[in-house]
RNA sequence: AGAGUUUGAUCCUGGCUCAGGAUGAACGCUAGCGGCAGGCCUAAUACAUGCAAGUCGAGGGAGAUUUUCGGAUUCGUCUGAAAUGAAACCGGCGCACGGGUGCGUAACACGUAUGCAACCUACCCUUAACUGGGGCAUAGCUCAGAGAAAUCUGAAUUAAUUCCCCAUAACACUGCACUGUGGCAUCACAGAGCAUUUAAAGUUCCGACGGUUAAGGAUGGGCAUGCGUUGCAUUAGCUAGUUGGUGAGGUAAUGGCUCACCAAGGCUACGAUGCAUAGGGGGUCUGAGAGGAUGAUCCCCCACACUGGUACUGAGACACGGACCAGACUCCUACGGGAGGCAGCAGUAGGGAAUAUUGGGCAAUGGACGAAAGUCUGACCCAGCCAUGCCGCGUGCAGGAUGACAGCCCUCUGGGUUGUAAACUGCUUUUAUAUAGGAAGAAACCCUUGGAUGCGUCCGAGGCUGACGGUACUAUAUGAAUAAGGAUCGGCUAACUUCGUGCCAGCAGCCGCGGUAAGACGAAGGAUCCAAGCGUUGUCCGGAUUUACUGGGUUUAAAGGGUGCGUAGGCGGACCUUUAAGUCAGUGGUGAAAUCCCGCAGCUCAACUGCGGAACUGCCAUUGAAACUGAAGGUCUUGAAUAUGGUUGAGGUAGAUGGAAUAUAACAUGUAGCGGUGAAAUGCUUAGAUAUGUUAUAGAACACCGAUUGCGAAGGCAGUCUGCUAAGCCAUCAUUGACGCUGAGGCACGAAAGCGUGGGGAGCAAACAGGAUUAGAUACCCUGGUAGUCCACGCCCUAAACGUUGAUUACUCGCUGUUGGCGAUACACUGUCAGCGGCUAAGCGAAAGCGUUAAGUAAUCCACCUGGGAAGUACGACCGCAAGGUUGAAACUCAAAGGAAUUGACGGGGGCCCGCACAAGCGGAGGAGCAUGUGGUUUAAUUCGAUGAUACGCGAGGAACCUUACCUGGGCUUAAAUGUCAGAUGUUAUCUUGUGAAAGCAGGAGUCUCUUCGGAGCAUUUGGCAAGGUGCUGCAUGGCUGUCGUCAGCUCGUGCCGUGAGGUGUCCGGUUAAGUCCGGUAACGAGCGCAACCCUUACCGUAUGUUAUAUGUGUCAUGCGGGACUGCCGGUAUAAAACCGGAGGAAGGUGGGGAUGACGUCAAGUCAGCAUGACCUUUAUGUCCAGGGCUACACACACGCUACAAUGGCCGGUACAAUGGGUUGCCAAGCCGCGAGGCGGAGCUAAUCCCAUCAAAGCCGGUCUCAGUUCGGAUUGCAGGCUGAAACCCGCCUGCAUGAAGCUGGAAUCGCUAGUAACGGUGAGUCAGCACAUUACCGUGAAUACGUUCCCGGGUCUUGUACACACCGCCCGUCAAACCAUGAGAGUCGCCAAUACCUGACGUCUUAGCUAGCCUAGGCCUAAGGUAGGGGAGAUGAUUGGGGUUAAGUCGUAACAA
Repeated sequence: AGAGUUUGAUCCUGGCUCAGGAUGAACGCUAGCGGCAGGCCUAAUACAUGCAAGUCGAGGGAGAUUUUCGGAUUCGUCUGAAAUGAAACCGGCGCACGGGUGCGUAACACGUAUGCAACCUACCCUUAACUGGGGCAUAGCUCAGAGAAAUCUGAAUUAAUUCCCCAUAACACUGCACUGUGGCAUCACAGAGCAUUUAAAGUUCCGACGGUUAAGGAUGGGCAUGCGUUGCAUUAGCUAGUUGGUGAGGUAAUGGCUCACCAAGGCUACGAUGCAUAGGGGGUCUGAGAGGAUGAUCCCCCACACUGGUACUGAGACACGGACCAGACUCCUACGGGAGGCAGCAGUAGGGAAUAUUGGGCAAUGGACGAAAGUCUGACCCAGCCAUGCCGCGUGCAGGAUGACAGCCCUCUGGGUUGUAAACUGCUUUUAUAUAGGAAGAAACCCUUGGAUGCGUCCGAGGCUGACGGUACUAUAUGAAUAAGGAUCGGCUAACUUCGUGCCAGCAGCCGCGGUAAGACGAAGGAUCCAAGCGUUGUCCGGAUUUACUGGGUUUAAAGGGUGCGUAGGCGGACCUUUAAGUCAGUGGUGAAAUCCCGCAGCUCAACUGCGGAACUGCCAUUGAAACUGAAGGUCUUGAAUAUGGUUGAGGUAGAUGGAAUAUAACAUGUAGCGGUGAAAUGCUUAGAUAUGUUAUAGAACACCGAUUGCGAAGGCAGUCUGCUAAGCCAUCAUUGACGCUGAGGCACGAAAGCGUGGGGAGCAAACAGGAUUAGAUACCCUGGUAGUCCACGCCCUAAACGUUGAUUACUCGCUGUUGGCGAUACACUGUCAGCGGCUAAGCGAAAGCGUUAAGUAAUCCACCUGGGAAGUACGACCGCAAGGUUGAAACUCAAAGGAAUUGACGGGGGCCCGCACAAGCGGAGGAGCAUGUGGUUUAAUUCGAUGAUACGCGAGGAACCUUACCUGGGCUUAAAUGUCAGAUGUUAUCUUGUGAAAGCAGGAGUCUCUUCGGAGCAUUUGGCAAGGUGCUGCAUGGCUGUCGUCAGCUCGUGCCGUGAGGUGUCCGGUUAAGUCCGGUAACGAGCGCAACCCUUACCGUAUGUUAUAUGUGUCAUGCGGGACUGCCGGUAUAAAACCGGAGGAAGGUGGGGAUGACGUCAAGUCAGCAUGACCUUUAUGUCCAGGGCUACACACACGCUACAAUGGCCGGUACAAUGGGUUGCCAAGCCGCGAGGCGGAGCUAAUCCCAUCAAAGCCGGUCUCAGUUCGGAUUGCAGGCUGAAACCCGCCUGCAUGAAGCUGGAAUCGCUAGUAACGGUGAGUCAGCACAUUACCGUGAAUACGUUCCCGGGUCUUGUACACACCGCCCGUCAAACCAUGAGAGUCGCCAAUACCUGACGUCUUAGCUAGCCUAGGCCUAAGGUAGGGGAGAUGAUUGGGGUUAAGUCGUAACAA
């Protein structure tokens, strides 16, 4: 110090989340030791039991008990003296401290700083004076009584440092008047005078300790005041003792503290009152700081003590372990009545996620009492429990490699890792265990003793005293011996693999993982981080500049009020003088201690603790300064306003008036339609419309001018004229002299729609009706049409009320247009002032953009914002006649929502261009029959794959067996095959028999071959090592392929532009088949593509060869070479490329054809061609065999063949090819057969022979004559041929016979631009055989293209976008379902604080009785109780409203591309 997360990517805005620190914590797993600290945050809930405040005999009386010594004795005991002195009582002091808790309290409670001239203070200190005399009681004790008890009553008697009286006393108190000094006022102080009132206690060891009065001090308190001190305005008004005065009472003391009377005040937007919450501070945590959060432990203050109230005693209380009353609760009871208060220490129950022992000791420190010894002290000191925290220590150290075994992983004959880790060797002993020793904390008081002395006391020596504790610590011995876990490992964030699982189980702080190869789930191995702890959860701060004082924003991201006037407030021009409130500086006081920081020191270190310093940023006082702000006074003119004179305009308002148009009415002319639309229809019209003309009426709006024009604060304002009225601007620089700016509340204005009352109503037109459109059409379109629109008056008060930009002032380059005025009169002008626009520098901005009319640079004031949704909703309040408006949340939910710009994609957006894309043509297919493929169906099986274009005569370039993967059945199991190593055998090879469908099984015969004699070969067999799988995943892959597309694109380097994604280059103007080329140009170059290079073909030459020929020469084949390059000419254009025409030429503008397929797209296709990861299978999903199937058949589709005929069929004659193939082959001649074919055998390993005289369309002649035919050939029968073990399922061919459908094909659709389409035949591959398919070849050989509007596809530029899985996108609302929170709701339930009235305890005060006190009775007040009606917050409620969320529900398609 930052990081993750919105996007395809980017910048920004903005939220969410994480890394850090902390904790009185809790939970999970784990756990060796010690030191120091901490430990009911919840129920201020209820409490059993014990303890927590007593002490003094040197104040008093009385004196149990015990001991000793006597006496008596009936041996039970009684009694005298001395010592001891319990329990209780009177009296004194203490109990108001210490300890606990945080209920209440928003307050002078607390903090801080002052004041008291308005006060008190026991014990303590200092000073002064005094301490004389007398008296009455009462506890106790005794007796009697009541009661269960608690306790109480009566009688008699008694003491004191108890109480009372008298004396004495003033520097005390009170009153009167006086003098002086001081003070902000009331007044205070000092002095002297007179008068009034009032004290005391004893004990005694004779040292002393006490007691009283007064003054002072110290300590502790009381009161008052300034400043500071939570949230809500959806709490805006509150207050009758209220505010003040006079007088009185009361108090220690001021004061409405209380009372009587008088006045009517007091508080409040600088937040009163109300409600809610809360003890405050020092501090603590965090933070760079400013801040934010917090108030456990320790310290200070406050409040409280079962709840509420009250006083008493006392120096001090309205009193935690005191009293009284009321209430609730608990306990005892003899039912009459009593007792109690752990928020003291332990402890119990309960609550809760959660917090300890019914421990030891007064040894230390402190406290109460006491002269002291001492007693008491759950304060305190210690111990116990708890990893709750902080700190420290240990669990060993060194060596040790064949880097051991096991584990895990991998590319598996081997490596890597665990890992110097272990084993093993040596060493050490903190800790542990055992034994032994053993503290400091202790010094006092006191006792003994010495010295000094002012005789009060002080100093010294010795002795006594330890809960913790035989603890800390030390020594010795033993022996690595007794001691490691937790979390994490996708990114953030350090750390990775394997297996299991298969959107399951699960994880998750955010983003997100998991649907068969999960580094994210679970386990293992390994690693990382911490470590006696580690993680999780909760909470706080930080990061978050995400409330912004430091330190943010508001054109478009959330955010400028609709506009003006103006109150309070805030801010404010120039100069001079004064002042000193703010400000600055010095000084003084205070800011408790502890804490924090620095230094030093003590525990072995540290934590911890001690000492010293600094700090405590604050407050108060005082002295000074005077620049700035303020205040006071004076002056000024530039801000502002006024005046005078011009000028401008749809500024406002009231009235008058004008023409066009429209509608209606009347009349006239006139006849069949009008009107309306994309097209129609509804509607109007023969009762005369529409159209035309004349006249009349009505209401509303004002064409042209008219414009980035003008005016107004905004809303807004438009025919013309007039009245009234407001404003701006300019000129003059005359007047005033800062009079200014802004403006919370407030007031006024405020489009349209809407509301009320009354008018008006031509046109237009919500609602409504009808007609269309449509799947529907409650819409868009059409025909009608009512409110309304208009006027007057009154409301409403909202708009995308927008420049989405508040007002004012100053400053900051320019160019240009325009409106108004001025500068003299002007189309001269760098003139000037005020507006309205455009472009731009600097600057700003996330960018788009803004840019003197700022969104720049500054200043002042106001308004507003703080993630999206819920929601501008609910509730409340205010306004309104209503509609509604203003103000304005939360629960819940999401991790985004959003702005600008970029690249794509898309658009029923646009521009340009191309393509057999359309058009123009030719021929098909879609109808028929057949062939082939596919779907479907069927089947034991009909093996599998391919499925829009880019599957369907496709894989398959050839399924009778084989192929074959499928089915049925029969066999085999280290295997069907092969390799290799080792061994054995040669009876196994070979021949043959039985059985069987075969495979196989079971038998019989059977002395293997060669040899250099070592062995080798062959076959069988045994064992080992490698099995096999056309099983799954093409969404794990390689390779190959299809398609966009042979479309012209796709990129890079450097530079430049941009914050960046990215752009530029590649855009623009031409041109091209082309990102082809040229020119322009912040680009310059380059790469993959295009083109060319390659093959073939057309022409020529040449070499060789074959062949023809008498020769020249020609044909053909092969090789090499030439030729074509817009090269030449003309034109067009000129900046150039290029285009057009021409010549020559076999060929002319890439001559024709082929091969060649950029970056990429489709998770396109293929695991069944091959290869391959992972998974699955192993007497089977492997393998062998026979038979069957892949050839099925109601049907649907696709690619073809043959046709439907005369441009034809048939018959006869006749002409001309090319490419290829051939020895398991092609097969000649000749012969046989009608033919398929057979016999035959020559030739050929091919320019030689054969297929093959190679052709067929063609040409010549004949016939048929428009018909289901001499067309067409399906189907079927018979007879044959060929291949092959084998043609039944299931081949091809021949002959004879048979002779279906079909007469040119609906919607829709395919191919083709020249040697092309179309037509004709031929070859080849596959192959034993099988071709209508595929592929190659030659022959004959067209028609048409005006053109680019449209369909399809593509390229490029531009534009919009809410799309980026990219329009097959995104996305909205109702309804239906589930869940969640919430509003309303007849009401219901308890709670809170007040009000009014009634009753009214204890008690203070008061009155009466009374000498006084007690007591009794009354009065006022009050706690509490009751009655009543309202108020506030909450819970709940049938039903109901909307909202949110939820992989695959329904209906539509509103938004994003016009």
The prediction has a mean pLDDT of 83. Small-subunit ribosomal RNA from a Bacteroidota bacterium, 1458 nucleotides, folded computationally. The organism belongs to Bacteroidota, within Bacteria. The RNAcentral record of the sequence draws on SILVA.